[in-house]
RNA sequence: GCCGCGGUGGCGGAACCGGCAGACGCGUAGGUCUCAAAAACCUAUGAGGGCAACCUCAUGUGGGUUCAAUUCCCACCCGCGGCACCA
Numbered sequence: 001g002c003c004g005c006g007g008u009g010g011c012g013g014a015a016c017c018g019g020c021a022g023a024c025g026c027g028u029a030g031g032u033c034u035c036a037a038a039a040a041c042c043u044a045u046g047a048g049g050g051c052a053a054c055c056u057c058a059u060g061u062g063g064g065u066u067c068a069a070u071u072c073c074c075a076c077c078c079g080c081g082g083c084a085c086c087a
Stems, first nucleotide, its partner, number of pairs: 001083007010026003019067001027045006046057004060076005
C1' cells in the first nucleotide's frame, strides 16, 4: 500500500427489509427484609437542562441521501486479521 471485519452508556452486548437507540446481563444508587451484614426481592439508572409536564443532544469523526440513518453513500481516524512490498 491492497483486501476483509470491527468501533454503540461505567462494562459486556442487542436492534428484523431504513421506522421509539442502548433490549438483556453486570455494575451503581435508593428502598424492603435483618440486631447488623450478606443473599434475595422492588424501583431507578446514556448525557445535559427543567419543580414538573417535558425539552435538547447522543451509535469513532466530518459530510451526503431520506419525512426518517447504528443501518445506505463518500472521505477520514483508530483497532484486529490476511496479502503484498522491503532480496
This is a predicted structure of an 87-nucleotide RNA (transfer RNA) from a Planctomycetota bacterium.
The sequence was found in a public genome assembly.
Rfam family: tRNA. Rfam describes the family as follows. Transfer RNA (tRNA) molecules are approximately 80 nucleotides in length.
The organism belongs to Planctomycetota, within Bacteria.